Predicted 3D model of a 687-nucleotide part of an RNA (large-subunit ribosomal RNA, domain II) from a marine sediment metagenome.
Context: one part of a larger RNA
RNA sequence: UCCGGCGAGUUAUUGUAUGUGGCAAGGUUAAGUACUUUAAAGGUACGGAGCCGUAGGGAGACCGAGUCUUAAUAGGGCGUUUAGUCGCAUGUAAUAGACCCGAAACCGGGUGACCUACCCAUGGACAGGUUGAAGCGAGAGUAAAAUCUCGUGGAGGACCGAACCCGUGAACGUUGAAAAGUUCUGGGAUGAGCUGUGGGUGGCGGAGAAAUUCCAAUCGAACUCGGAUAUAGCUGGUUCUCCCCGAAAUAGCUUUAGGGCUAGCCUUAAGUUAUUCUACUGGAGGUAAAGCACUGAAUGGACUAGGGGCCUUACCGGGUUACCGAAUCCUAUCAAACUAAGAAUGCCAGAUAGAAGAUGCUUAGGAGUCAGACUAUGUGAGAUAAGUUUCAUAGUCAAAAGGGAAACAGCCCAGACCAUCAGCUAAGGUCCCAAAAUCGUAGUUAAGUGGAAAAGGAUGUGGAUUUGCUAAGACAGCUAGGAUGUUGGCUUAGAAGCAGCCAUUCAUUCAAAGAGUGCGUAAUAGCUCACUAGUCGAGUGAAUCCGCGCCUAAAAUUAUCGGGGCUAAAACUACGUACCGAAGCAAUGGAUAUAUACUUUUAGUAUAUAUGGUAGGGGAGCUUACUAUAGUAGGUUGAAGCAUGAUCGUAAGGACAUGUGGACGAGAUAGUAGUGAGAAUGCCGGA
Numbered sequence: 001u002c003c004g005g006c007g008a009g010u011u012a013u014u015g016u017a018u019g020u021g022g023c024a025a026g027g028u029u030a031a032g033u034a035c036u037u038u039a040a041a042g043g044u045a046c047g048g049a050g051c052c053g054u055a056g057g058g059a060g061a062c063c064g065a066g067u068c069u070u071a072a073u074a075g076g077g078c079g080u081u082u083a084g085u086c087g088c089a090u091g092u093a094a095u096a097g098a099c100c101c102g103a104a105a106c107c108g109g110g111u112g113a114c115c116u117a118c119c120c121a122u123g124g125a126c127a128g129g130u131u132g133a134a135g136c137g138a139g140a141g142u143a144a145a146a147u148c149u150c151g152u153g154g155a156g157g158a159c160c161g162a163a164c165c166c167g168u169g170a171a172c173g174u175u176g177a178a179a180a181g182u183u184c185u186g187g188g189a190u191g192a193g194c195u196g197u198g199g200g201u202g203g204c205g206g207a208g209a210a211a212u213u214c215c216a217a218u219c220g221a222a223c224u225c226g227g228a229u230a231u232a233g234c235u236g237g238u239u240c241u242c243c244c245c246g247a248a249a250u251a252g253c254u255u256u257a258g259g260g261c262u263a264g265c266c267u268u269a270a271g272u273u274a275u276u277c278u279a280c281u282g283g284a285g286g287u288a289a290a291g292c293a294c295u296g297a298a299u300g301g302a303c304u305a306g307g308g309g310c311c312u313u314a315c316c317g318g319g320u321u322a323c324c325g326a327a328u329c330c331u332a333u334c335a336a337a338c339u340a341a342g343a344a345u346g347c348c349a350g351a352u353a354g355a356a357g358a359u360g361c362u363u364a365g366g367a368g369u370c371a372g373a374c375u376a377u378g379u380g381a382g383a384u385a386a387g388u389u390u391c392a393u394a395g396u397c398a399a400a401a402g403g404g405a406a407a408c409a410g411c412c413c414a415g416a417c418c419a420u421c422a423g424c425u426a427a428g429g430u431c432c433c434a435a436a437a438u439c440g441u442a443g444u445u446a447a448g449u450g451g452a453a454a455a456g457g458a459u460g461u462g463g464a465u466u467u468g469c470u471a472a473g474a475c476a477g478c479u480a481g482g483a484u485g486u487u488g489g490c491u492u493a494g495a496a497g498c499a500g501c502c503a504u505u506c507a508u509u510c511a512a513a514g515a516g517u518g519c520g521u522a523a524u525a526g527c528u529c530a531c532u533a534g535u536c537g538a539g540u541g542a543a544u545c546c547g548c549g550c551c552u553a554a555a556a557u558u559a560u561c562g563g564g565g566c567u568a569a570a571a572c573u574a575c576g577u578a579c580c581g582a583a584g585c586a587a588u589g590g591a592u593a594u595a596u597a598c599u600u601u602u603a604g605u606a607u608a609u610a611u612g613g614u615a616g617g618g619g620a621g622c623u624u625a626c627u628a629u630a631g632u633a634g635g636u637u638g639a640a641g642c643a644u645g646a647u648c649g650u651a652a653g654g655a656c657a658u659g660u661g662g663a664c665g666a667g668a669u670a671g672u673a674g675u676g677a678g679a680a681u682g683c684c685g686g687a
Base pairs, nucleotide, nucleotide: 001687002686003685004684005683006682011096012095013094014093015092016091017090018089019088020087021086022085023084026052027051028050032046033045034044035043036042056063057062066078067077068076069075099237100236102234106227107226108225109224110223111222117201118200119199120198121197122196123195124194126191128160129159130158131156135152136151137150138149139148140147164188165187166186169184170183171182172181203219205215206214207213212221240621241620242619243618244617245616250263251262252261253260254259264369265368266366267365268364269363270362271361272360275356276355277354278353279352280350281349282348283347290339291338295335296334297333300330301329302328306324307323308321309320310319311318312317372397373396374395375394376393377392378391380389381388402413403412404411417590418589419588420587423585424584428580429579430578431564432563433562437577439576440575441574442573443572444571450566456551457550460548461547462546463545464544465543466542467541468540469539477535478534479533480532481531483508484507485506488502489501490500514529518527519526591611592610593609594608595607596606597605598604599603622676624673625672626671627670628669629668634664641660642659643658644657645656647654648653
């Protein structure tokens, strides 16, 4: 991992609801007793104790169709209209292990110190080598000592190092040779040392040269049995089929937030006759936008009380000011907690009209849900960040398959009862991959823009509009001129159009020519421009708006059209025609449900409508084992079981044939359940 078997809503009691049956103002027996049959269970009769109902109100005395409250005959509360009760079945609740498996733990009684810790008693072992303490002796030495030398001696948690004990470092080993080892290396090795045997200390405890260390491969509290199916608001699992309906992820409360209770939303039954949408009519309102009378914020100005500065003044006061400035007026603005005024929607209502057609409400039984997600719109929080977060309204997903968006729960289209190798469409598409236009008309784009992006920038290009100059010759180019007072005045070393300052910046001659647009010089000079003439011969400048493009634009494999590839497109804009395209619609056949009608009336036929679905509610069935009918039908001329097969049924499933097998055993009608497995890191066995 696979296969096979086992494996989870049960039972009892008591409520409650529904269905069904008996009896009914009544219903019913319990324990028990007797009889009966049998292997046992059982059956029948008796048993009226008790329970529920037939009357309630009150705390109660008590009263009673009333009663309680009260001073009350007032008011008010609860009652008074009659259907119950006992079985059975089903749903559900409570109490019990209560659908199954699963803790870590808690408590009680015992068993353990053959491992290990410490202790007690009694034993054992420690090759060999080294060092050479005290003491003692002799000699030297001293007044005597001290002291020195030599010898002797044999001390030590002494030294080196086997046995023995330990375990420093490394390698190997890591489904090991081993649930802690092996090899090399290393520490102690006469001691606080090692070790045999026997004994002691016990879990709310012992022991501990102390590490939460050890107490039998188990230790922040051993093991074992019991309480015990501890408890688990948690995780996992929960077994046949079809049909009908079909949610929620919200509110309030919660030592509550991943749990619960009530309501909301679902379903079933009964009752009732309500409902929704659109239009119209009538209402309440203070949002959007707007506005500035109010409350505040806030621009510039006018005017001005008051204040500051300066001058004057003994004081009073006066003057002045390019200062600040309330209020008022004019002007331009802003606001979720501003509004004189004010929509659209939405909301409420209706003896109205139209549409839908049981969708509403009530009561009763059963639920599930309380983590929601994204998209669009309106707000808040955040950074007008987030695949962020909090609300509101709608949609989809959740619980929805199909087509489109390359792929893609939440986007677009569209809601799958079943079958069909014909049809029409939606979104989206029609060159090839790949079904359908290389379709038509008129334009745009040259950037592969299309097929990612901003502020900002630009003689890109198309369209529209306004305006200047222009055959009295424009714009561009070329030729020629561009002068004089004058070097304007000042300043300056110089300043002559051109460092700087000043100026009604003038005037003259002219076709025209600035007291000068740049370059240039130390200053002049020089080049040039404005301006003018000629030449040329038709358009040429400026501005605004709109369409499509360009730059801005840097990342690690091509990689921002799904690819190929596409340029009077296969891109974009506008219009048009055709086609493709889904489980949509239509067609043909069929199934089921509901309603209506009819009939050969308990089932058919016709018509219409419906039939996606998680949690969940409801309905109808299939199958397995056993019991009764039953010693059933059937069966050695072959039962059950097993295998195979082109069979029947809407499904669970049911037949039949053949083979195998070798003795049992359907089907039907009732009944009873240890009744259905693919999942539980399920359990057992096998491969």

Model confidence (mean pLDDT): 84 of 100. It matches the Rfam family "Bacterial large subunit ribosomal RNA".